[in-house]
């Protein structure tokens, strides 16, 4: 240099093709239960969806440039 994939909450991840409330385990916080912890049980908070710009009445989702990572290829 060229093609591909990926990037969403502390950690894992679905959603995206087909634009309309951002789920789902783990963890965290409170409450029950327990001498007490684990467990188990019920509640709760915690993500401008990598950045920046365009499109729309509305973008994590479309579309442009950029950054990071992986992978091929030369």
């Nucleotide at each position: 240099c060229g093609g591909g994939g990926c990037g969403u909450a502390g950690c894992g991840a679905a959603g995206c093709c087909u634009g309309g409330u951002a789920a789902c385990g783990c963890g965290c916080g409170g409450c029950c239960u327990u001498u007490g912890g684990g467990u188990g049980g019920c509640c709760g908070a915690g993500a401008u969806c990598c950045c920046c710009g365009g499109u729309u009445c509305a973008a994590a989702u479309c579309c442009g440039g950029g950054c990071g990572c992986c992978c091929c290829g030369a």
This is a predicted structure of a 74-nucleotide RNA (transfer RNA) from a Solirubrobacteraceae bacterium. Model confidence (mean pLDDT): 84 of 100. The sequence is in RNAcentral, with records from ENA and MGnify. RNAcentral records the identical sequence in 2 taxa. Rfam family: tRNA. Its family is annotated with triplet codon-amino acid adaptor activity in the Gene Ontology. Lineage of the source: Bacteria > Bacillati > Thermoleophilia > Solirubrobacterales > Solirubrobacteraceae.